[in-house]
Predicted 3D model of a 148-nucleotide RNA (c-di-AMP riboswitch aptamer (ydaO/yuaA leader)) from a Solirubrobacterales bacterium. Model confidence (mean pLDDT): 76 of 100. The source organism's lineage runs through Bacteria, Bacillati, Actinomycetota, Thermoleophilia and Solirubrobacterales. Rfam family: c-di-AMP riboswitch aptamer (ydaO/yuaA leader). From the family's description: This family represents a conserved RNA structure found upstream of the ydaO and yuaA genes in Bacillus subtilis and related genes in other bacteria.

RNA sequence: GACCGUAAACCGCCUAAUCGAGCGCGCGCGAGCGCGCGAGAGCGGGGGAACCAGGAAGCACCGGGGCGAAUCGGACCAGGCGGUCCGAGGCGCGGCCUCUUCGGCGCCAGCCCGUCAGCUAACCCCGCAGGCCUGAAGAAGAGGAGUC
Numbered sequence: 001g002a003c004c005g006u007a008a009a010c011c012g013c014c015u016a017a018u019c020g021a022g023c024g025c026g027c028g029c030g031a032g033c034g035c036g037c038g039a040g041a042g043c044g045g046g047g048g049a050a051c052c053a054g055g056a057a058g059c060a061c062c063g064g065g066g067c068g069a070a071u072c073g074g075a076c077c078a079g080g081c082g083g084u085c086c087g088a089g090g091c092g093c094g095g096c097c098u099c100u101u102c103g104g105c106g107c108c109a110g111c112c113c114g115u116c117a118g119c120u121a122a123c124c125c126c127g128c129a130g131g132c133c134u135g136a137a138g139a140a141g142a143g144g145a146g147u148c
Stems, first nucleotide, its partner, number of pairs: 012132003018041002022037006042128006052118001063116001064113004071088007089108005096144007
């Protein structure tokens, strides 16, 4: 000096998943620091009228619904949940923020209700968890914030 890996921390990232007056406890000579509780604020989801949507008959299959970007179609394998590839579609990305375009990289899971729910004002209920490490040297444009 280069490469690979591990641990921790700061900044940062995904997500609704955050802020917090004040109070209490502990540490400190002190300035302050840490932990807990927390009024209040903010963000997100579900249920729930009228109107609208829906509506009859027959056949086949099959309960239906919610959170979430996490879906659809085709081919092959499997013959069983599912796996691989392609296409369409959707989502995320490191240095003030937002939007648009191009490029590169990555993701398309998981969970819940329990036979029940279209939309839906009033009203009612619920959540604020969990996970991660991409590198300032990806680029362009517009607007804004801030500083001088």